[in-house]
RNA sequence: GCGUCAGGAUCGGGAGAACCCGCCGGGAGGGCACCCCCCGGCGGUGCCGAAGGAGCAACCGCCCCGGUAAACUCUCAGGCGAAAGGACCGUCCUGGCGC
Numbered sequence: 001g002c003g004u005c006a007g008g009a010u011c012g013g014g015a016g017a018a019c020c021c022g023c024c025g026g027g028a029g030g031g032c033a034c035c036c037c038c039c040g041g042c043g044g045u046g047c048c049g050a051a052g053g054a055g056c057a058a059c060c061g062c063c064c065c066g067g068u069a070a071a072c073u074c075u076c077a078g079g080c081g082a083a084a085g086g087a088c089c090g091u092c093c094u095g096g097c098g099c
Stems, first nucleotide, its partner, number of pairs: 001099009011090003018045001020044008029036002046080003052076001053074003059067003
């Protein structure tokens, strides 16, 4: 120096899916009874997959049985206005291994 793996950064990029319905609490205004609007909490239905989690084909151990990947599948968790978060990619720094 190149490749690869891991960690760090106050760096750049980064998808999908109802800002649906009900109840409760708080707040400003209007003819203040009802209702409309904003914020928060709880519940319901529908939906999404890219934190995390779970499942498996080939393959391996001769068989039983067991091990085992992903951006695939599931949707437990999470999410469905913006913000935040975000797998992953790039940049920089540090370290391991190989040449």